[in-house]
RNA sequence: AGAGUUUGAUCCUGGCUCAGGAUAAACGCUGGCGGCAUGCCUAAUACAUGCAAGUGGAACGAUUUACUUCGGUAAGUCGUCGCGAACGGGUGAGUAACACGUAGAUAACCUGCCUUAUAGAAGGGGAUAACCAUUGGAAACGAUGGAUAAUACCGCAUAAAUACCUACUAGGCAUCUAGUAGAGUAGAAAGGAGCAAUUGCUUCGCUAUGAGAUGGAUCUGCGGCGCAUUAGCUAGUUGGUGAGGUAACGGCCCACCAAGGCGAUGAUGCGUAGCCGGCCUGAGAGGGUGAACGGCCACAUUGGGACUGAGACACGGCCCAGACUCCUACGGGAGGCAGCAGUAGGGAAUUUUCGGCAAUGGGGGGAACCCUGACCGAGCAAUGCCGCGUGAAGGAUGAAGGUUUUCGGAUUGUAAACUUCUGUUGUAUAGGAAGAAAGGUAAGUGGAGUGGAAAGCCACUUAAUUGACGGUACUAUACUAGAAAGCCACGGCUAACUACGUGCCAGCAGCCGCGGUAAUACGUAGGGGGCAAGCGUUAUCCGGAUUUACUGGGUGUAAAGGGAGCGUAGACGGUGAUGCAAGUCUGAUGUGAAAGCCCGGAGCUCAACUCCGGGACUGCAUUGGAAACUGUAUGACUGGAGUGCAGGAGAGGUAAGCGGAAUUCCUAGUGUAGCGGUGAAAUGCGUAGAUAUUAGGAGGAACACCAGUGGCGAAGGCGGCUUACUGGACUGUAACUGACGUUGAGGCACGAAAGCGUGGGGAGCAAACAGGAUUAGAUACCCUGGUAGUCCACGCCCUAAACGAUGAACACUAGGUGUGGGGUGCAAAGCAUUCCGUGCCGCAGCUAACGCAAUAAGUGUUCCACCUGGGGAGUACGGCCGCAAGGUUGAAACUCAAAGGAAUUGACGGGAGCCCGCACAAGCAGUGGAGUAUGUGGUUUAAUUCGACGCAACGCGAAAAACCUUACCAAGGAUUGACAUCCUAGGAAUCCCGAGUAAUGUUGGGAGUGCCUCUUCGGAGGAACCUAGAGACAGGUGGUGCAUGGUUGUCGUCAGCUCGUGUCGUGAGAUGUUGGGUUAAGUCCCGCAACGAGCGCAACCCUUACUGUUAGUUGCUACGCAAGAGCACUCUGGCAGGACUGCCGUUGACAAAACGGAGGAAGGUGGGGACGACGUCAAAUCAUCAUGCCCCUUAUAUCUUGGGCUACACACGUACUACAAUGGCGCAGAACAAAGGGCAGCGACCCCGCGAGGGUGAGCGAAUCCCAGAAAAUGCGUCCCAGUUCGGACUGGAGGCUGCAACUCGCCUCCACGAAGUUGGAAUUGCUAGUAAUCGCGGAUCAGCAUGCCGCGGUGAAUACGUUCCCGGGCCUUGUACACACCGCCCGU
Repeated sequence: AGAGUUUGAUCCUGGCUCAGGAUAAACGCUGGCGGCAUGCCUAAUACAUGCAAGUGGAACGAUUUACUUCGGUAAGUCGUCGCGAACGGGUGAGUAACACGUAGAUAACCUGCCUUAUAGAAGGGGAUAACCAUUGGAAACGAUGGAUAAUACCGCAUAAAUACCUACUAGGCAUCUAGUAGAGUAGAAAGGAGCAAUUGCUUCGCUAUGAGAUGGAUCUGCGGCGCAUUAGCUAGUUGGUGAGGUAACGGCCCACCAAGGCGAUGAUGCGUAGCCGGCCUGAGAGGGUGAACGGCCACAUUGGGACUGAGACACGGCCCAGACUCCUACGGGAGGCAGCAGUAGGGAAUUUUCGGCAAUGGGGGGAACCCUGACCGAGCAAUGCCGCGUGAAGGAUGAAGGUUUUCGGAUUGUAAACUUCUGUUGUAUAGGAAGAAAGGUAAGUGGAGUGGAAAGCCACUUAAUUGACGGUACUAUACUAGAAAGCCACGGCUAACUACGUGCCAGCAGCCGCGGUAAUACGUAGGGGGCAAGCGUUAUCCGGAUUUACUGGGUGUAAAGGGAGCGUAGACGGUGAUGCAAGUCUGAUGUGAAAGCCCGGAGCUCAACUCCGGGACUGCAUUGGAAACUGUAUGACUGGAGUGCAGGAGAGGUAAGCGGAAUUCCUAGUGUAGCGGUGAAAUGCGUAGAUAUUAGGAGGAACACCAGUGGCGAAGGCGGCUUACUGGACUGUAACUGACGUUGAGGCACGAAAGCGUGGGGAGCAAACAGGAUUAGAUACCCUGGUAGUCCACGCCCUAAACGAUGAACACUAGGUGUGGGGUGCAAAGCAUUCCGUGCCGCAGCUAACGCAAUAAGUGUUCCACCUGGGGAGUACGGCCGCAAGGUUGAAACUCAAAGGAAUUGACGGGAGCCCGCACAAGCAGUGGAGUAUGUGGUUUAAUUCGACGCAACGCGAAAAACCUUACCAAGGAUUGACAUCCUAGGAAUCCCGAGUAAUGUUGGGAGUGCCUCUUCGGAGGAACCUAGAGACAGGUGGUGCAUGGUUGUCGUCAGCUCGUGUCGUGAGAUGUUGGGUUAAGUCCCGCAACGAGCGCAACCCUUACUGUUAGUUGCUACGCAAGAGCACUCUGGCAGGACUGCCGUUGACAAAACGGAGGAAGGUGGGGACGACGUCAAAUCAUCAUGCCCCUUAUAUCUUGGGCUACACACGUACUACAAUGGCGCAGAACAAAGGGCAGCGACCCCGCGAGGGUGAGCGAAUCCCAGAAAAUGCGUCCCAGUUCGGACUGGAGGCUGCAACUCGCCUCCACGAAGUUGGAAUUGCUAGUAAUCGCGGAUCAGCAUGCCGCGGUGAAUACGUUCCCGGGCCUUGUACACACCGCCCGU
């Protein structure tokens, strides 16, 4: 010191949250020791029991006991009396007050005991308790009679200082104070003890008075809570006179008189609260708090009252009343823990019914001493602060175990074990303090005093005596590493990461947020992090929060300028001069208790703690001084402000009058069938004459053009013309006044529209209402009507996006350009200049940005108003106002983590602009209807294996499901396995013949010995292979395409996507890439704060179209044929050429380019192909392959047979064949291709069969041979528009081929049978030229099987005006509350 969180990202505003410190704390887990502190915050609730205030025999009477030397001594008891009990201790209920704090005042007061000073103490009297007797009562407690003492009580004597009165002197502060003198009046007493013995001495007391000290009382200034949704309060109230009362002043009380007193600087009321030193926090200013310690106050079961006393209206006193508890013989009595312990209760929560008066302090006493729950100590509690310990050094095989792993290792970890050492604490034993010195006692010495002594007093010395804590602290010795570590967290903030389990479940969470099968966020473990006898959580306070802003904030759009003016209080205020000294500054003095805090020292081993010294305590008061500034007083000035005079401008206001246009209505004329209205209609009006048109009239309201970011007004607002009355501003002048000013809480008046009241008026318009439409509905938008209202007068209401979302005033701070009203200069059109208004642009500056910018949102000053997260809510309650409607003032509970501003990039828009595409349009042929084929869904099934699902799944994976394939189902087997590597044993491998089975597996017999190396020639070893066995392992078309690689589809062959440097911006980002043209194209040109570059486009590649050249066999042929020959032509292969807007013209900006033309086989990328940018769709694929993780392991792996993938009420997609005459059929032979394939192959010729095919096997590994007949077309014939000589499904029969095998389930041939179908609803597809359409041919797969797929050629059209619309896309711009991005977001019920 900051951080997290609003967004796709950014900046800002703004709230929420966190990290720190603290606590009289509590709770959870854990717990070794010591020191010092602290310990009912709640029920000021109720209290059992014990203790907490007594003491004095040296004041007095009586009496008991013990001892006795009989003289007394000692210890008590009852009462009288004295002092104390008003202190000490507790609590914080009440109290907003002179209660407290601070500074003063008392000339308005008191003060026992104490100190000091002076004087005195003479002489008398009468009672009374205890006691005794009688007696009442249950008790508490009394009653009557009698006797007695005092330092108890009462007169009298004396008396000055005392009080009152008079005079004088001095002083002061108004009342007065001090002193001196004088007369009169009033008021005192008490003795005890010791010694001595006679008179006395000493001491404790007594009385009066003065002074002091101490303690108290009263008064005053100032200071410290909330609410104005508490605005008025007050009759003893405010004052006076007199009397009373008090220690004393005073309405303190009373009588009379006056009518005052307090209050927006907050009275009164209500709520809350003991106040302070201090304590916590904070950089400070502040904020919070008032436990413990200290000062003050208040209270003592609740309320009231007085008595005694120096002191109380009295915690452990009295009286009365209330509540409660207890006793009772029912008549009556007793009590007060907010003292110390303790109990119950309440509560999250707070201790022992302890020891001692040894110390400190208090009461009594002459003293000894007694009393003291004050106090000193101990006990309990980690409640807090402080200190110590739980071991230290060495120790690598980096042990075991745990965790993890890519299986190699890594980590726990020098950690442990082990070796050496120490002994704090602990345990045992032994020793053992300081706190204690006074006082008293005893003895002694000295002094004062006395006539002299004694006693006593004063001072000193000596001796013995006194410790609760406690045998405690401390010390020594011995013993053992032995007995002593936990808690929290580990996604970010915030230090610290992995594995397993779980699977939006269980759970976590302070905020953001984690968890839906690979969770560093849940739970557990390992590891590492933090703190440590504690650690976390909860609660509260301050901080961070400049988030109430004095220090130190804001208000155009984020919350926030009052709708606007006049003006009161208040605040602030121009230029000289002089005085004063309230503010201000400075010096001195007093005070600011102690403790605490800070600094320096000291004592406990250190520290906490304690002690000593200093500082500070920022304050208040008194006093001396200064006079700049503020203030105040006096006098002056003219610049602020105002007045006068001279002018012009204006929808400024109020009232009255006048005017024309238009709408509507009425009357009359002309005139006839419609008018009106809408997107289209209808309601409505009209033959009873509308609309239209002409003339006349009535009435109300509003004032076209001029008219203008022009004018006026404080704002609201003001618009035909004239008149009357009237407000303000401006310009010029400088005669007058002389600061008269600015702002303005309350207050007063103004205040659009709508609305309200009373009375008028009412043409048009028009809430409500009615009808017609629209619509799913339509209480709306549209239409036809229509009432309040709109208008006038008077009176209310008082609000608006009352906006410039910008309060008023003053001063200063670059310019440019319009416009309205004045002035000045120049002769003037006009120009220059000046003042006041009103706009735009723009610099500095400001701003989060947008923007503002002399009309500030700049720089300053003054005053007012307002804001403090969003919602709840401008709501509720209360007050005020209003006739009402309502207005104004204006919360809380609860809830969220945001809400918001400005700008950025995208996406989107039934926004705008530009432009493409078989996108539409123009055409051609189809699909959708039929039958069949095929794929899919669904259904069915033992199984109908799986995947693909809008475009971009559905003749798709599959370029071939009878077995195999095959992944599915049923049945039957086998388990190191069908397949890979390693080991052991045996055997070469392999082949043949059987048995058995549905088949595999199983099983019997036989043949056979190979290859390489070595060899002692017996054999041994090895490689490949087979069999058996053990275990590592194999295997999985099991899951996850949302864990992945690779591959692919799609937008889209659309023209886009980016980068470097520079520049601009706080930033996200922008620029470049936008703009003007052009292109198929971000293609090119020009311009430009950009300059360049990359991936895409294009080109380079293949093919096709032309030519040249070269090479020619299997190709070709000008040789009549063959052979042979040849290579011109066709063709094939190679290499070249050719096309580049190159040329011409026009247009264009002289560019790029476009259009037209020439030439050319081909013309403007010639046609086609391959080629697919950054990216999007969690697109597809784990079943091509690869692969993480999970799962199965006599099975989810593997083998075999059979079945299934071919099922079938149905639905959809894609195709084929048709519905016929542009056709079918027959005949004819007479046509013409291209591109392919061929040895487990293509298979000619010939023969057989109607045919499929069969027999045979020439040629050919192919420019040579074969497949191989191209078909449509063409010619001739027939059919004659029919369910046909169309169509061929389905079915029967007979055959052929492939293959172990055609039943489920192949293809083909022949004969017979001859279904639907007559051109297809809504809807929808393809195609722009060698294209569509149509015709056949080939190939892959393949034993066989093609209407599918991939290729090939033949024939060969129609149409495109054009870009309004549908779909998709590109660029620019605009709006946005969208960003999962419109399939969005979001509102109401």